A computed fold for a 474-nucleotide part of an RNA from an uncultured bacterium, annotated as small-subunit ribosomal RNA, 3' major domain. It matches the Rfam family "Bacterial small subunit ribosomal RNA". The full RNA is in RNAcentral, with records from ENA and SILVA. Model confidence (mean pLDDT): 85 of 100.
Context: one part of a larger RNA
RNA sequence: UGACGGGGGCCCGCACAAGCGGUGGAGCAUGUGGUUUAAUUCGAAGCAACGCGAAGAACCUUACCAGGGCUUGACAUCCCGUGCCAUUCUGUGAAAGCAGGAGUUCCCUUCGGGGACGCGGAGACAGGUGGUGCAUGGCUGUCGUCAGCUCGUGUCGUGAGAUGUUGGGUUAAGUCCCGCAACGAGCGCAACCCCUAUCUUAGUUGCCAUCAUUAAGUUGGGCACUCUAGAGAGACUGCCGGUGAUAAACCGGAGGAAGGUGGGGAUGACGUCAAGUCAUCAUGCCCCUUAUGUCCUGGGCUACACACGUGCUACAAUGGCCGGUACAGACCGAAGCGAAGCGGCGACGUGGAGCCAAUCGGAGAAAGCCGGUCCCAGUUCGGAUCGGAGGCUGCAACCCGCCUCCGUGAAGUCGGAAUCGCUAGUAAUCUCGGGUCAGCAUACCGAGGUGAAUACGUUCCCGGGCCUUGUACA
Numbered sequence: 001u002g003a004c005g006g007g008g009g010c011c012c013g014c015a016c017a018a019g020c021g022g023u024g025g026a027g028c029a030u031g032u033g034g035u036u037u038a039a040u041u042c043g044a045a046g047c048a049a050c051g052c053g054a055a056g057a058a059c060c061u062u063a064c065c066a067g068g069g070c071u072u073g074a075c076a077u078c079c080c081g082u083g084c085c086a087u088u089c090u091g092u093g094a095a096a097g098c099a100g101g102a103g104u105u106c107c108c109u110u111c112g113g114g115g116a117c118g119c120g121g122a123g124a125c126a127g128g129u130g131g132u133g134c135a136u137g138g139c140u141g142u143c144g145u146c147a148g149c150u151c152g153u154g155u156c157g158u159g160a161g162a163u164g165u166u167g168g169g170u171u172a173a174g175u176c177c178c179g180c181a182a183c184g185a186g187c188g189c190a191a192c193c194c195c196u197a198u199c200u201u202a203g204u205u206g207c208c209a210u211c212a213u214u215a216a217g218u219u220g221g222g223c224a225c226u227c228u229a230g231a232g233a234g235a236c237u238g239c240c241g242g243u244g245a246u247a248a249a250c251c252g253g254a255g256g257a258a259g260g261u262g263g264g265g266a267u268g269a270c271g272u273c274a275a276g277u278c279a280u281c282a283u284g285c286c287c288c289u290u291a292u293g294u295c296c297u298g299g300g301c302u303a304c305a306c307a308c309g310u311g312c313u314a315c316a317a318u319g320g321c322c323g324g325u326a327c328a329g330a331c332c333g334a335a336g337c338g339a340a341g342c343g344g345c346g347a348c349g350u351g352g353a354g355c356c357a358a359u360c361g362g363a364g365a366a367a368g369c370c371g372g373u374c375c376c377a378g379u380u381c382g383g384a385u386c387g388g389a390g391g392c393u394g395c396a397a398c399c400c401g402c403c404u405c406c407g408u409g410a411a412g413u414c415g416g417a418a419u420c421g422c423u424a425g426u427a428a429u430c431u432c433g434g435g436u437c438a439g440c441a442u443a444c445c446g447a448g449g450u451g452a453a454u455a456c457g458u459u460c461c462c463g464g465g466c467c468u469u470g471u472a473c474a
Stems, first nucleotide, its partner, number of pairs: 001474002003471003007468007015458002019422005026313008034304002042053002064299007073125001077124002079121005087102006106115003127288002130286003136282002138277003141273001143271001148187006154163003167178003193265004198233002201229003206223003211220002236259001239253005315415001319374007331362003336355002341350003381412001386407007428450007
């Protein structure tokens, strides 16, 4: 100087408390451990691994296993020879491939040749998701959006170092004020950026208050309203009162769409964990080279006595079922979205209008509201499991996809110890969209609808900041 203390003081955070809903029990989905296996590829490991890399494992992917092949190679550059290639046929084969046949030709040209591409050959070399994240770059997690971390000069100290950065107030903040052997400065904080809340400008594909018209904003008309998308305005403790050191600031008020950082996002200091990643990529060194490379078929990554994490659906009456009826936002669409109509109980099929989309389509929002029914029961709750029949994608759904219909109807009556999230348009609940994607979503990323309860307080648990104290630790 730090680190640590079941030392002290001050102060924060859904840290506790106050509340609401869960997890832990059930069934299923998914990840992991374990076990099994020819293989169940690899990585991730307290918080900060475990719906994580994977924003899509039937083949492919694929890195694993078995079998069948290749050895200048699936891919790059160079040299020699040769001519094309493409396309197509036969045999064999699971395919890759192997053997044989048909076939015919590109560009430039100084006519020597050169180039693209294919085949054959020789070697230089290729190739490796092989090892080392404790050799590395880059990227990332985490403490933590915590308020800290430092430097120059000066001063103090033999020195390590201190001071500044401590102190009195204040703040979300090393934020600001005052004081002070310090005076300044940098990286952080804040602001500048984006979304949202009000006003303003413009009016088509959007909108419709007034007038006319219609089945319909359909048409005339209009741009007030909604909305859209551009440029600005607006909020600054600016104004008033009080408190305070007359300061910074705090409390209350006015005006205002909005008030003291308005709400949300992006943004992550010096560093810590030899944290994570050699399997995104890059890369040193080591290792393989008729194989640790490469091609193919099939299998595996989907196994299952178990254990754990994360979720979905429930256990019902604030509910289930049936009928009727209303209201979003964001987004997507050309190898695409696909309307009306018709067929089918349905998944879906047929059909093909319109739309490169404020124009057309996906698109029916659902919870809600109105009416009916069930009457507390393992039920008209719950839907696992299994049987049967179908649909779709795709070369192909046996291993191993999704969906529909009929039947079947399991556990489960609110969950031990323990444990998680959340302070407001939040939790809870309800649907909708997107990426990935041929197909496959209870995951992920977004969108809106309905919409709470509680916070006395900081003694305690956890994490953190500042000052101080002890130390046999560095």